[in-house]
């Protein structure tokens, strides 16, 4: 120095509710809150979820969110 892991310490993020906006809606956004998170950093490729539209119905377009999984990516410390 990498890699795997993940003890400490230094920090970061920010769930549900509440309030104002905004959108048909799923949700968003800002402020507040903190359930938690070693990637709760990034990405939207694959499953899964939600919302609208069409369709008898499946398949199909369009959104969303991704803090459910996988996957690529970049990161912080260094104890066993």
């Nucleotide at each position: 120095c990498c890699a795997u892991c993940g003890a400490a310490a230094a920090g970061g993020c920010a769930a549900a509710g509440c309030a104002c906006g905004g959108g048909u809606a799923a949700c968003c956004g800002u402020g507040u809150g903190a359930c938690g998170c070693a990637a709760a950093g990034c990405c939207a490729c694959c499953u899964g979820u939600c919302c609208g539209g069409a369709u008898c119905g499946a398949g199909c377009c369009g959104g969303a969110a991704a803090g459910a999984g996988g996957g690529g990516u970049u990161g912080u410390c260094g104890a066993a």
Molecule: c-di-GMP-I riboswitch aptamer
Organism: Geobacter sp.